[in-house]
RNA sequence: GGAGUCGUCCAGGCAGUCGCUGUCCGCUUAGCGGGGGGAGGAAAGUCCGGGCUUCACAGGGCAGGAUGCUGGCUAACAGCCAGGCGCUAUAAGUUUUGUUUUGCAAAACCCAAGGCGACGGAAAGCGCAACAGAAAGCAAACCGCCAAUGGCUCCGUAAGGAGAUCAGGCAAGGGUGAAACGGUAGGGUAAGAGCCUACCGCAGUUCUGGCGACAGAACUGGCACGGCAAGCCCCAUCCGAAGCAAGACCAAACAGGAGCGCAAGACGCGGCCCGCGUUGCUCCGGGUAGGUCGCUUGAGCCUUGCGGCAACGCAAGGCCCAGACGAAUGGCUGCCGGGGGAAACCCUUACAGAACCCGGCUUAUCGGACGGCUCCCAAU
Numbered sequence: 001g002g003a004g005u006c007g008u009c010c011a012g013g014c015a016g017u018c019g020c021u022g023u024c025c026g027c028u029u030a031g032c033g034g035g036g037g038g039a040g041g042a043a044a045g046u047c048c049g050g051g052c053u054u055c056a057c058a059g060g061g062c063a064g065g066a067u068g069c070u071g072g073c074u075a076a077c078a079g080c081c082a083g084g085c086g087c088u089a090u091a092a093g094u095u096u097u098g099u100u101u102u103g104c105a106a107a108a109c110c111c112a113a114g115g116c117g118a119c120g121g122a123a124a125g126c127g128c129a130a131c132a133g134a135a136a137g138c139a140a141a142c143c144g145c146c147a148a149u150g151g152c153u154c155c156g157u158a159a160g161g162a163g164a165u166c167a168g169g170c171a172a173g174g175g176u177g178a179a180a181c182g183g184u185a186g187g188g189u190a191a192g193a194g195c196c197u198a199c200c201g202c203a204g205u206u207c208u209g210g211c212g213a214c215a216g217a218a219c220u221g222g223c224a225c226g227g228c229a230a231g232c233c234c235c236a237u238c239c240g241a242a243g244c245a246a247g248a249c250c251a252a253a254c255a256g257g258a259g260c261g262c263a264a265g266a267c268g269c270g271g272c273c274c275g276c277g278u279u280g281c282u283c284c285g286g287g288u289a290g291g292u293c294g295c296u297u298g299a300g301c302c303u304u305g306c307g308g309c310a311a312c313g314c315a316a317g318g319c320c321c322a323g324a325c326g327a328a329u330g331g332c333u334g335c336c337g338g339g340g341g342a343a344a345c346c347c348u349u350a351c352a353g354a355a356c357c358c359g360g361c362u363u364a365u366c367g368g369a370c371g372g373c374u375c376c377c378a379a380u
């Protein structure tokens, strides 16, 4: 310097002027004046987790649901960080071929940073697997291989030899398929087969390292009857319900009727049972419905230091940063910044706008800046 890849930040700034709006102060208070503030990185989706509010004084069990490798962070989480295991490319590199020397193209091998994982259990049980195929789980012989053993035919006086393959033996070779009862090589056999051996794989035991998931080594054993649990199921851990249209207060307004019942029943907590609480409950019909609070000081933000691989934590100092209510947060001008353009000039962009708040995830997106890691090239 180039390429690849991962992460973080920004999303205009300053000033003037006019307008809208919250709050604080003052005043001559239907208002006026002054000070300070006013829409995002996702405010979106409503997918997770909470704070907060009510049921409610507070439980046990069943059902149901969620999560699922290990260790940490956090208020908590299906989140984040670090690691483990499994899978997976592409660049670079190597080799071969073609071509037109360089180069370029194609194929094969190997493969970095990186990316993905719905990652507990398949000898506890049940269940599922189309088509093809002989056969899809303790199976099976389509094409085949064998002719040792018994049988058949021929030659031969006999011993024996030859031929085919009926009975039989085989699952090594080929085929089908996503997948066919470990893999490669050798020995052995009539032909074969973990039948035997070596290495790999698998299972078990022990040792070493690690908090752990796991990793490595040694020994023993011919050893498995595969896949799916985002099928039922088993195991471990966790979970009350509803939600700001939650709820609290003030105001306004009324017309009752019927049925059941009075500690039983009914209602509520909670899908069911136990339990607990209240004492009326259900249906039909009529009237009123305006305002205040909740509502923004927060698991808040910024800077520095320390600890930690990191997520993050602790300490000190500083800051206050929208609270609207049919819905404000804007317009113009100048300068600067940014982007495009050869310049003159043009643009202020894309995705998009708060409604109780916060931590995440997911989705959409114009442009810019700064870094980490890996590979290649050049120079020193």
Stems, first nucleotide, its partner, number of pairs: 001376010012336007020038002023035005040351001044362002047360005052243004059274004064239005069083005084119001085117004093109007120234002125232002127228002142174002144170003149167002152163004182200006201223001202221008247293004256284005265279005300319008337348004
A computed fold for a 380-nucleotide RNA, annotated as Bacterial RNase P class A. Its Rfam family is "Bacterial RNase P class A". From the family's description: Ribonuclease P (RNase P) is a ubiquitous endoribonuclease, found in archaea, bacteria and eukarya as well as chloroplasts and mitochondria. Its best characterised activity is the generation of mature 5'-ends of tRNAs by cleaving the 5'-leader elements of precursor-tRNAs. The prediction has a mean pLDDT of 76. Of the family's consensus pairs, 96% are formed in the model. It was read from a public genome assembly, where an Rfam model found it.